[in-house]
The part of an RNA shown here (small-subunit ribosomal RNA, 5' domain) has 528 nucleotides and comes from an uncultured prokaryote. Its Rfam family is "Bacterial small subunit ribosomal RNA". Rfam links the family to the GO terms ribosome and structural constituent of ribosome. Model confidence (mean pLDDT): 84 of 100.

Context: one part of a larger RNA
RNA sequence: GAUUGAACGCUGGCGGCAGGCUUAACACAUGCAAGUCGAGCGGAAACGAUGGGAGCUUGCUCCCAGGCGUCGAGCGGCGGACGGGUGAGUAACGCGUAGGAAUCUGCCUAGCAGUGGGGGAUAGCCCAGAGAAAUUUGGAUUAAUACCGCAUACGCCCUUCGGGGGAAAGAAGGCCACUAUUUAUAAGCUUUCACUGUUAGAUGAGCCUGCGUGAGAUUAGCUAGUUUAAGGUAAAAGCUUACCAAGGCAACGAUCUCUAACUGGUCUGAGAGGAUGAUCAGUCACACUGGAACUGAGACACGGUCCAGACUCCUACGGGAGGCAGCAGUGGGGAAUAUUGGACAAUGGGCGCAAGCCUGAUCCAGCCAUGCCGCGUGUGUGAAGAAGGCUCUAGGGUUGUAAAGCACUUUAAGUUGGGAGGAAAGGUUGAAGUUUUAAUACGCUUUAGCGUGACGUUACCAACAGAAUAAGCACCGGCUAACUCCGUGCCAGCAGCCGCGGUAAUACGGAGGGUGCAAGCGUUAAUC
Numbered sequence: 001g002a003u004u005g006a007a008c009g010c011u012g013g014c015g016g017c018a019g020g021c022u023u024a025a026c027a028c029a030u031g032c033a034a035g036u037c038g039a040g041c042g043g044a045a046a047c048g049a050u051g052g053g054a055g056c057u058u059g060c061u062c063c064c065a066g067g068c069g070u071c072g073a074g075c076g077g078c079g080g081a082c083g084g085g086u087g088a089g090u091a092a093c094g095c096g097u098a099g100g101a102a103u104c105u106g107c108c109u110a111g112c113a114g115u116g117g118g119g120g121a122u123a124g125c126c127c128a129g130a131g132a133a134a135u136u137u138g139g140a141u142u143a144a145u146a147c148c149g150c151a152u153a154c155g156c157c158c159u160u161c162g163g164g165g166g167a168a169a170g171a172a173g174g175c176c177a178c179u180a181u182u183u184a185u186a187a188g189c190u191u192u193c194a195c196u197g198u199u200a201g202a203u204g205a206g207c208c209u210g211c212g213u214g215a216g217a218u219u220a221g222c223u224a225g226u227u228u229a230a231g232g233u234a235a236a237a238g239c240u241u242a243c244c245a246a247g248g249c250a251a252c253g254a255u256c257u258c259u260a261a262c263u264g265g266u267c268u269g270a271g272a273g274g275a276u277g278a279u280c281a282g283u284c285a286c287a288c289u290g291g292a293a294c295u296g297a298g299a300c301a302c303g304g305u306c307c308a309g310a311c312u313c314c315u316a317c318g319g320g321a322g323g324c325a326g327c328a329g330u331g332g333g334g335a336a337u338a339u340u341g342g343a344c345a346a347u348g349g350g351c352g353c354a355a356g357c358c359u360g361a362u363c364c365a366g367c368c369a370u371g372c373c374g375c376g377u378g379u380g381u382g383a384a385g386a387a388g389g390c391u392c393u394a395g396g397g398u399u400g401u402a403a404a405g406c407a408c409u410u411u412a413a414g415u416u417g418g419g420a421g422g423a424a425a426g427g428u429u430g431a432a433g434u435u436u437u438a439a440u441a442c443g444c445u446u447u448a449g450c451g452u453g454a455c456g457u458u459a460c461c462a463a464c465a466g467a468a469u470a471a472g473c474a475c476c477g478g479c480u481a482a483c484u485c486c487g488u489g490c491c492a493g494c495a496g497c498c499g500c501g502g503u504a505a506u507a508c509g510g511a512g513g514g515u516g517c518a519a520g521c522g523u524u525a526a527u528c
Stems, first nucleotide, its partner, number of pairs: 001528004006524005013375006019368002021333001026331003030328003035078003040075002043071002047069002050065007085286003094213007103205002108201007116150001118148002126139005156165003170193006179186003214258003221249003228242004261283004265276004288309005311322004339365001341364003347361001348359004378408004388399004412469001414464005422455001427450008472517005477498003483512005493500002
């Protein structure tokens, strides 16, 4: 000199853009943060509409009707493995980089082949219990895209090459040309979505290897997994087990101890390098502590399960409940770090045919000079060089064109009014086209209208009034820009280094003046 996720002292007008527990991976009250699908299913607790009935206060109450809009609880599907947080552990194929072969991959895309015919249960509901509660037992009954066989099998798997094994589920819309009943429906047709098997792709994931990736030798020896067989995994492999032999690593630092998430990057520097890893992005690890598996395409699973432990809470003492390193917020720790805010309008995600629902992801707003950037706090004129202050050799000098006065301007703040863009869609009502079809449905494409904003009193524009509402901080001995007076008298004090102060202190304290930065300025800490 540059820099910081900074803090402290004094001071503080506005805006834009960013950032904001670095400490206790300490403990957490409260609310929210993962749901959705009735176009899978049996159904109907609630609300609403409609219809019917009863009562009367004549517009209210009650009852009935899943027929309707819908929908609590339940079965079922998909998603809760993403998104969000933190950095405790980890010196490791964890990360970075460059390669590799023995793998899996829901949803998505493309191809091929199918979607036939049956069965038995079970939740819910109902009945009867147990318990303070959490919860739970028995009986009866019921559905499915839940479950299980049978048939079929181009691909697929196994094979001794003879053969053997293995699947599925329907739903919604429309229609009556075909089939069946019949005069409008369906077990029919058709469209869309879904389902099964398989082959590719894409995406994601698992595994292996070379090289690189801290400190300590006041840590010198450490260690049983290195062939064969079997098991195991999605997959290579001592990954596991049995046998055999005695190997393997290490001064090019094994082992041990301490420290630490890694990287792109960031800061500094001319560079080489040094330091660092906040925000943003990629990877990893963790989810009260330790262990374990289940489900699933994917987890050994932050807001899932089980066991153990510590802690907290409820209890009828028999037993139960919980996990903010999600967003806010509280206590504590600390020099120190924000609101128990708004909205799903946009982007993205989950579910759904869709409308839509959910989304503390996200987008916004609030707080903080924490940082960077921009703007303002007036402009011009004005010598009687006013008054006052300070100083003086008492003449003057200086503050100082500074003020006052005069003439202007109105940025920002304030008031009033106008006012984009972020909005594209989806949906719906029309029109046109295309494909399919028995078909003018449905689906798809194009197009016109309607219409969707948390921010928001938005940005921006215009008008109004008036200099009106807006300057401090540090320093002035040398380094280092900037000097005098008074007080003090080796005292009080200053100080980054040299050093100042013992009666004329430009170095202490105050004042006047000056210098430097400026909504900041200094100090402290840290890095180069």